This is a predicted structure of a 77-nucleotide RNA (transfer RNA) from candidate division WWE3 bacterium RIFCSPLOWO2_01_FULL_39_13.
The coordinates come from a structure-prediction model, not an experiment, and the mean pLDDT is 80.

RNA sequence: GGGCGGAUAGCUCAAUUGGUUAGAGCAUCAAGCUUAUACCUUGAAGGUUCCUGGUUCGAGUCCAGGUCCGCCCACCA
Numbered sequence: 001g002g003g004c005g006g007a008u009a010g011c012u013c014a015a016u017u018g019g020u021u022a023g024a025g026c027a028u029c030a031a032g033c034u035u036a037u038a039c040c041u042u043g044a045a046g047g048u049u050c051c052u053g054g055u056u057c058g059a060g061u062c063c064a065g066g067u068c069c070g071c072c073c074a075c076c077a
Stems, first nucleotide, its partner, number of pairs: 001073007010026004019057001028044005050066005
């Protein structure tokens, strides 16, 4: 330098052909249970969907540019 893949909650990940309020598990917090802790049950909180624009009635999803991470190839030393 070229190609491919990825970025969504604190962490690991979903999200169907673009459509109604973006979800799950773990973690956290609260309540129940217990002498107490843990386990277990129930509930709650937690989101600028990497950034900037564009298309559209409507974008996590499509388009353009950028940033970062991973893999492969090539080049230089």
Its Rfam family is "tRNA". It is annotated as a transfer RNA.